[in-house]
Context: one part of a larger RNA
């Protein structure tokens, strides 16, 4: 993991609501007793309970009563009568109360054959090394001291087996082993090791102390009992079909992952609106706008109260100001906590019309939910960051399948009762993968831009189109030929300054077809080259500004990896048009079911959840039926029902089975790291 068996809303009492039945201003018995055909039996039993009257704390009074001084007022009642008993069903309460599950707590016991420490009594430690004290001899001393030799055999001494340990590495890790094996290593006469007997016991012991050890268990052992502890937590909770169908919100909560009330769902009964549009009547201070209409903020200018600074003076006065600046005026302009103003929507009410629908309202039974999420829009917060967070309005997901977006809860289209080898469309598509146009017309793009994520400032004689205002057969633009002069080297400055370092300016005048007191290069300064400007030649368009389209650079991330791929110059982009494909949409044909006002119309996606109708299993009762000419069970193949299922044939099997109508439940398994067995 699979298979088989087992495995979870039960039972009792009480209450409440509904359904059915009996009796009814009444209803009903309990224990007990009697009978008996022994059964959910009959008869009896009126003690008790509920109801028919309430009010008051009570005495008590009573259709009233309490309060009160009250005949007032007020509170609770009366007037419309329906109850009660039983069965069944839903729910609640009390009980283990749908099942399994703690860590723990209390109590009574059992453990020191493991291990910790202690007591008593025993045992063990190959071999080798070192050589303390003491004493002996010799030397030495006045005597000691002291020195040497050998003797001696001390030590938590040294090396190293047994023994005790467990340093490092490898192996082992469903092991040979629930702690080992191999190699290596520490102690090895000692605070040593060890046998036997005994002692200390659970908030206790013991501990050279690690919260260690106390029988593979220790920050409080193990076993029984309280005990089915408790678990606002996790997991699981078993057949079918049909109808409806949520919520993730408000308030409160030692409350925030739980509850109570309300909102939202469902069932029954009773009612008659709900909603939309139009018209009319209203409330309101948002968007916008505005501010000499307030509060505040605010840019420039004019005016300059007052202040600062400077001057002056013994002091006062006075004078000055590129300073700050009140008020007022002109121009401009801001605000969620500003408003002289002020919409659209939305909201409330009335009327009319539409509307007859699983649309409103009330009462009663049953819930679930109370972690929500994304998108669009209006905002707060944040960085006008976040698949961020907090509100509001709407949609969708949640609880929604189908088609499209390559894939993709929420985006776009569209809401799946069933069947069909029928048709039409939506979004989106139509070269191939791939169903349908290599469609029509006109343009654009040359970048594979693009081909459905997105890309800026800025740059660009890429290209297309448009507009504007110019020049041009009286010859433009470009090229070529020629000129481009004179006063003058303008004046100043300067070492020099002559068109061209710099400064100045009536940058003037003359000759001219035209030629600047000079556009650039150049020289030390001149010179030289060139331009503006002019003529000739040539012969038809030229130069500029602005706007729009598509391209282009800017362009940078870690596997090759952002048209879905092939690929495409259209099969890209723009505009217009036609055809076709395309869904569980719509239609067609047949069928099923639900609701209703019923010859018809509408409906039938669905989690939590509410309601309805059924199937199957075991047993019981009654009337029956089948069975050795083969029961149940099992296997294979049919038939049949929307389904749970039912049934037939054949085989196997070898002795019981069962329709129907009722009743009663140990009444349905895929899950609980479910339990047991098998593989």
């Nucleotide at each position: 993991g699979c298979c088989u068996a087992c495995g979870a809303g039960u039972u009792a009492a009480u209450g409440u609501u509904g359904u059915u039945a009996g009796c009814g201003a009444g209803g009903u018995u309990a224990a007990g007793a009697u009978u008996u055909g022994a059964a959910g039996a009959a008869u009896u039993g009126u003690a008790g309970c509920c109801g028919a009257a309430g009010c008051g704390a009570a005495a008590g009074c009573g259709a009233g009563u309490c309060u009160g001084a009250a005949u007032a007022g007020g509170g609770c009642g009366u007037a419309a009568u329906a109850g009660u008993u039983a069965a069944c069903a839903g729910c609640a309460u009390u009980a283990g109360a749908c099942g399994c599950g703690a860590a723990a707590c209390u109590u009574a016991g059992u453990g020191a054959u493991c291990u910790a420490c202690c007591c008593u009594u025993g045992a063990g430690c190959a071999g080798g090394a070192u050589g303390a004290a003491g004493g002996u001899c010799u030397g030495g001393u006045a005597a000691c001291a002291c020195a040497g030799a050998g003797u001696g055999g001390a030590g938590g001494u040294c090396c190293g087996a047994a023994c005790c340990g467990g340093u490092a590495g490898c192996u082992g890790u469903u092991g040979a082993a629930a702690a080992a094996g191999c190699u290596u290593c520490g102690g090895a006469u000692g605070a040593c090791u060890u046998g036997a007997g005994g002692g200390u016991a659970g908030g206790g012991g013991u501990g050279a102390a690690a919260g260690g050890c106390u029988a593979a268990u220790c920050a409080a052992a193990c076993u029984g009992a309280g005990a089915g502890a408790u678990a606002g937590c996790u997991c699981g909770u078993a057949c079918u079909c049909c109808c409806c169908g949520a919520a993730a919100a408000g308030c409160u909560u030692u409350u925030a992952g739980g509850a109570g009330c309300u909102g939202c769902c469902u069932u029954g009964c009773u009612u008659a609106u709900a909603c939309u549009u139009u018209a009319c009547a209203g409330a309101g201070g948002u968007a916008g706008a505005g501010c000499u209409a307030c509060u505040g903020a605010u840019a420039g200018g004019a005016u300059g109260c007052g202040g600062g600074g400077g001057c002056u003076u013994c002091a006062c006065c006075g004078c000055c100001u590129a300073c700050c600046a009140a008020u007022u005026c002109c121009u401009g302009a801001c605000a969620a906590a500003c408003u002289c103003c002020g919409a659209a929507u939305g909201c409330u009410g009335u009327a009319a019309a539409g509307g007859u629908u699983g649309a409103g309202a009330g009462c009663a039974g049953g819930a679930g939910a109370a972690a929500g999420g994304c998108u669009a829009u209006g905002g707060g917060u944040g960085c006008u960051a976040a698949u961020g967070u907090c509100c509001a309005u709407a949609g969708c997901c949640g609880a929604g399948a189908g088609g499209g977006c390559a894939a993709u809860a929420a985006c776009c289209c569209a809401g799946a009762c069933c069947a069909u080898c029928a048709g039409c469309u939506a979004a989106g598509g139509u070269c191939c993968c791939g169903g349908a146009a290599u469609g029509u017309a006109u343009g654009c793009u040359a970048a594979g831009u693009u081909g459905a994520a997105a890309u800026a400032a800025c740059g660009c004689g890429g290209u297309u189109a448009a507009a504007c205002a110019g020049c041009a057969g009286a010859g433009a633009c470009a090229g070529c030929u020629a000129g481009g002069a004179u006063g003058u080297u303008g004046g100043c400055u300067u070492g020099g300054a002559a068109g061209c370092a710099g400064c100045c300016a009536u940058u003037c005048a003359u000759u001219u077809a035209a030629a600047g007191a000079g556009u650039g290069c150049g020289u030390a300064a001149c010179a030289g080259c060139u331009c503006a400007c002019u003529a000739g030649u040539c012969g038809a368009g030229c130069a500029g500004u602005u706007u729009a389209g598509c391209a282009u650079g800017g362009a940078u991330a870690a596997u090759a990896a952002a048209c879905g791929g092939g690929c495409a110059u259209a099969a890209g982009c723009a505009u217009a048009c036609u055809a076709c494909c395309g869904a569980a949409g719509c239609u067609a044909u047949g069928g099923a079911a639900u609701a209703c006002g019923a010859u018809g119309u509408a409906u039938u996606g669905g989690u939590a959840g509410g309601g309805g109708a059924g199937c199957a299993u075991u047993c019981u009762a009654a009337c029956g039926a089948c069975g050795a000419a083969g029961a149940a069970g099992c296997g294979u193949a049919g038939u049949u029902g929307u389904g749970a299922g039912a049934u037939u044939a054949c085989g196997u099997g070898g002795a019981g089975u069962u329709u129907u109508u009722a009743g009663a439940a140990a009444a349905g398994c895929a899950a609980a790291u479910g339990u047991a067995g098998g593989c």